[in-house]
Context: one part of a larger RNA
């Protein structure tokens, strides 16, 4: 992991509610008892007492409509109109509603609070609450009583063990020296928590091997120690808030910051996991307030179910009447702010020929210009409230009210719009709407929340978003333009900016041009003069000043290169050749550069260039569970037949049938019991294979196997349904 079996909302008490039943101004018995061939059963007895029949008040105490008036739903009667099961009117009208009245408390009163025109009590079932273990499983822990020192720590008693080698303390002997104490030297001697190193003991390094191991601590190597605070056998002692500890919270039997076993005990767990058959109807919330509250609760909000009332409701559109100070805008207020000016002895500073005389500055005003969530002379769109009309919903019962049961109170969005915080975030905190959550299907390559669209079942058709070269259903469709970058082949996120460029297309403006423009080619491009000054030189061309005149078709006191300075080349300008457009500016479209990330690159891929790219227009087609048609089912409502049914039949549903938490309704199956009724050795249950029925849980039939019991209907009662819980037991 798989299979089989086991495996989780139960019982009692009290309370609340619903359904059903009994009796009813009453209702019920409790303990206990009597009887009984059903003895954990049944029938009966048993009003003590409980609840109800009156309330108000702290109390003293006082103490209520046998219905006075009105409205009016259902319904009934009558009339009329009509016929459709209908409509209208009048009268009555249970329940209901509104007045009025009454009781009591408070109060001087007015007023206010509570109550009053009789419905309860008991039982059963179900839903819920509370207390108990309270749906099941799960702590770490706390306490009590016991069991442990065969491991290990320390201690006591009694035994055992430590190859070999080295070093050479004291003491002693001898020699030398000496006045002496004594000193020196040689030997002898054999001390030491001395040295090297077996056994023994330890467990340092490789952070080696191993790491489902040989092993719940081992193996190899290396290392420490080896006469001592040494190692060790046997016997004995210390016990759980206790021991023992050369002290690490170490050790006390693979367990220690408080051992183990049993008990209290089903400790508690606001946490985690699990919680078993089917179908039908509806369907949430992640918000507000409070809480030692933030993983939890209570109340409200939002969901479901039941009941009451009986006519309005309205999220939408328009109109009318109110409310507002946002967006924008503005500078009239409060402030901020760039430049300029005027005035002023006016905070301060500097200058000063000392005079508010000058400068900077301050204040006030003026002109031009700018800004504001906590500025506003203004001021929308939207929004909110009230009323009217329309729309839509509603007598098939809305709105509203009452009661029972919940869940939710961790939200999210690469959604849109508006804001606060933050450099920013798949960030955080709000508001409105949408979606996911709890929503399937089609599209977006894939992809909770983007686009289309809200899945009862089966069949046929038509479209939506998005697409139509191939993968791949449908156009290699039509017309016109743009792009040369594979730009692109993106609805949005899946990348891109400031800035830059004779890329190219379009529009507009100004100017030149057949009296010949623009480009190119040929020629000219002169003289006074090398202008003056400066300078070593300065001749168009280092620099300064001036920039005239003549001849001319034209030619600057010179556009650039060049020289030491000249020279030289060239330009402006003019002529000729040529023969039709050219020069400059502004805006727009598509493209280009800017452009860097980690194994090979990514329009989904192939691949695509008058396109299979981009822009505009047109026709056709494909394409969902959407929409339409047919059939069926469920649910809801209505009608008919029924005494009645939650019964049968028919009709209607454009406006019903997605669904998590959750609420409500109806069923299937298992086990046992009561009553009724069946099957079985001519073959029961169970098992295997198959046919059929039911939306489904499931049911049924046939064959085989098996060899003795087993069903159906109805009512009741349950240890009643498993895939999950690292679930339990067993098997594989």
């Nucleotide at each position: 992991g798989c299979c089989a079996g086991g495996g989780a909302g139960u019982g009692c008490a009290u309370c609340c509610a619903a359904g059903c039943g009994g009796c009813g101004a009453g209702u019920c018995u409790a303990a206990g008892g009597u009887c009984u061939u059903u003895u954990a059963g049944g029938a009966c007895c048993g009003a003590a007492g409980g609840c109800g029949u009156a309330g108000g008040g702290a109390a003293a105490c006082c103490g209520a409509c046998u219905g006075g008036c009105g409205c009016g739903c259902a319904c009934c009667a009558c009339a009329u109109c009509u016929u459709a099961u209908g409509a209208u009117g009048u009268g009555g009208g249970a329940g209901g509603c509104g007045c009025g009245g009454c009781c009591u408390c408070u109060g001087a009163a007015a007023g206010g609070g509570g109550g009053c025109g009789g419905a309860g009590c008991c039982g059963c079932u179900u839903g819920g609450a509370u207390g108990c273990g309270a749906c099941u499983a799960g702590a770490a822990g706390c306490c009590a009583g016991g069991c442990g020192a065969u491991c290990u720590a320390c201690c006591c008693c009694u035994g055992g063990g430590c190859a070999g080698g080295g070093u050479g303390a004291a003491g002693c002997c001898g020699a030398g020296c000496u006045a002496a104490a004594g000193c020196u030297c040689g030997g002898u001697g054999g001390a030491g928590g001395c040295c090297c190193g077996c056994a023994a003991g330890g467990g340092u390094u490789c952070u080696g091997a191993c790491g489902u191991g040989c092993a719940a601590u081992u193996c190899g190597u290396u290392c420490c120690c080896c006469u001592g605070a040494c190692c060790u056998g046997g016997g004995g002692g210390u016990a759980g808030g206790g021991g023992c500890g050369a002290a690490a919270g170490a050790c006390c039997u693979a367990u220690c910051u408080a051992g183990c076993c049993u008990g209290g005990g089903g400790a508690u767990a606001g946490c985690u996991a699990g919680u078993u058959c089917c179908c039908c109807c509806c369907g949430a919330a992640g918000u507000g307030a409070c809480c030692c509250u933030u993983a939890g609760g209570u109340c409200a909000g939002c969901g479901c179910c039941g009941g009451g009332c009986g006519a309005g409701g309205u999220u939408g559109a328009c109109c009318g009447g109110g409310g507002g100070g946002u967006a924008g805008a503005g500078c009239a207020c409060u402030g901020a702010u760039g430049g300029g000016g005027u005035g002023u002895g006016c905070a301060g500073g500097g200058g000063u020929u000392c005079g508010u005389c000058c400068c900077c500055g301050g204040c006030a005003c003026c002109c031009c210009g700018u800004c504001a969530a906590a500025c506003u002379c203004c001021g929308a769109a939207u929004c909110c409230c009230c009323g009217g009309u329309c729309u839509c919903c509603g007598u098939a019962g809305a709105c509203c009210c009452c009661g029972g049961c919940a869940g939710u109170u961790g939200g999210g969005c690469u959604g849109c719009a508006g804001g606060g915080g933050g450099u920013a975030a798949g960030c955080u905190c709000c508001u409105g709407c949408g979606c996911c959550g709890a929503a399937a299907g089609g599209g977006g390559a894939a992809c909770a929340a983007c686009c289309c669209a809200g899945c009862c079942u089966g069949g046929g058709g038509u479209u939506a978003a998005g697409g139509c070269c191939c993968c791949u259903a449908a156009g290699u469709g039509c017309c016109g333009g743009c792009u040369a970058a594979g730009u692109g082949c993106c609805a949005a996120a899946c990348g891109a900016a400031a800035g830059g460029a004779g890329g190219u297309c379009c529009u507009c403006c100004u100017c030149c041009u057949a009296a010949g423009a623009c480009a190119g080619c040929g020629g000219g491009g002169g003289a006074g003069u090398a202008g003056g000054c400066u300078u070593a030189g300065a001749a168009g061309c280092a620099g300064c000043c001036a920039u005239c005149u003549c001849a001319u078709a034209a030619u600057g006191a010179g556009u650039g290169c060049g020289u030491a300075a000249c020279a030289g080349c060239u330009c402006a300008c003019c002529c000729g050749c040529c023969g039709a457009g050219g020069a400059g500016g502004a805006g727009g479209g598509c493209g280009c550069c800017g452009a860097a990330a980690a194994u090979g690159c990514a329009c989904g891929g192939g691949g695509c260039u008058c396109a299979a790219g981009c822009c505009g227009g047109c026709c056709g087609c494909c394409g969902a569970g959407a929409c339409c048609c047919c059939a069926g089912g469920g649910c809801a409502g209505g009608a008919g037949c029924g005494a009645a049914a939650u019964g049968c039949u028919c009709c209607u549903g454009a406006u019903c049938c997605g669904g998590u938490a959750g609420g409500g309704g109806g069923g299937c199956g298992u086990c046992g019991g009561g009553c009724c009724u069946g099957g079985g050795u001519a073959g029961a249950a169970g098992c295997c294979g198959g046919g059929g029925c039911g939306u489904g849980a499931g049911c049924u039939c046939c064959g085989g196997u098996g060899g003795a019991c087993c069903g159906g209907g109805u009512c009741c009662g349950a240890u009643u349904g498993c895939a999950g819980a690292u679930c339990c037991u067993g098997g594989c």
Source information
Predicted 3D model of a 732-nucleotide part of an RNA (large-subunit ribosomal RNA, domain II) from a Candidatus Geothermarchaeota archaeon. The sequence was found in a public genome assembly. Taxonomically the source falls in Candidatus Geothermarchaeota (Archaea, Thermoproteati).